[in-house]
RNA sequence: GCCCCCAUCGUCUAGUGGCCUAGGACACUGGCUUUUCAUGCCAGCAACGGGAGUUCAAUUCUCCCUGGGGGUACCA
Repeated sequence: GCCCCCAUCGUCUAGUGGCCUAGGACACUGGCUUUUCAUGCCAGCAACGGGAGUUCAAUUCUCCCUGGGGGUACCA
């Protein structure tokens, strides 16, 4: 250089056009329970990397960029 894959709450992830102003677990915050802590229960907070395109409609499809991973080639 070329090719392929990946990017979603703090973390791990579900979702492959409309059911998503995005769901779950853990974490965190508040409350209840408990003599206290832990456990348990309830509630809350929190995310689609950026841009463009296609479409009535994009987290989802296409392209570019950014970042990460893998493969391959060249160069002594």